[in-house]
RNA sequence: CAUUGAUAAUAGCACAUUUAUCGAAAGAUAAAGUCGCAAAGCUAUGGGUCUAAAGGAAAUUAUUUUCUAUGACUGCCAGGUUACCAAA
Numbered sequence: 001c002a003u004u005g006a007u008a009a010u011a012g013c014a015c016a017u018u019u020a021u022c023g024a025a026a027g028a029u030a031a032a033g034u035c036g037c038a039a040a041g042c043u044a045u046g047g048g049u050c051u052a053a054a055g056g057a058a059a060u061u062a063u064u065u066u067c068u069a070u071g072a073c074u075g076c077c078a079g080g081u082u083a084c085c086a087a088a
Stems, first nucleotide, its partner, number of pairs: 004086002012037002017032006035075001041081003045078003048073003055067005
């Protein structure tokens, strides 16, 4: 340095759920919580997933259906990038 990841050490993150705030929603933030995580650090670049306010279309006549990301998710998978420890 690369690979690998302990019945080791040190530190870290926080699913569901609850409360508050923001948001049209998906979701986000803070606190509690602790299912799990060796990149569950960062990054929407590719794929994927979620939402559909505004806008378009259709029906219809004030509602319904449908399309659409410019809104989100990195704790869905890759890619990029940075990093702690070191038994075998």
Predicted 3D model of an 88-nucleotide RNA (c-di-GMP-I riboswitch aptamer) from Clostridium ljungdahlii. The RNAcentral record of the sequence draws on Rfam. Taxonomically the source falls in Clostridium (Bacteria, Bacillati, Clostridia, Clostridiaceae).